[in-house]
Molecule: transfer RNA
Organism: Potamilus streckersoni
RNA sequence: GGGGAUAUAGCUCAGAGGUUAGAGCGUUCGCAUCGCAAGUGAAAGGCUUCGGGUUCGAUUCCCGAUAUCUCCA
Repeated sequence: GGGGAUAUAGCUCAGAGGUUAGAGCGUUCGCAUCGCAAGUGAAAGGCUUCGGGUUCGAUUCCCGAUAUCUCCA
């Protein structure tokens, strides 16, 4: 320098055009225990990397930027 992939909760990820963006782990509180762990119930936590486009409507489709990973040289 060229090609590809990814970007959504603290972490790992799902969501494939429309109702309120979810799960597991983690965190906090409760139950239970003499106490801790495990178990169990609940809660908090996101305007989906940024900018534009298409559409009645975009986390989702398209383009560009940025960042990370990867392949080739």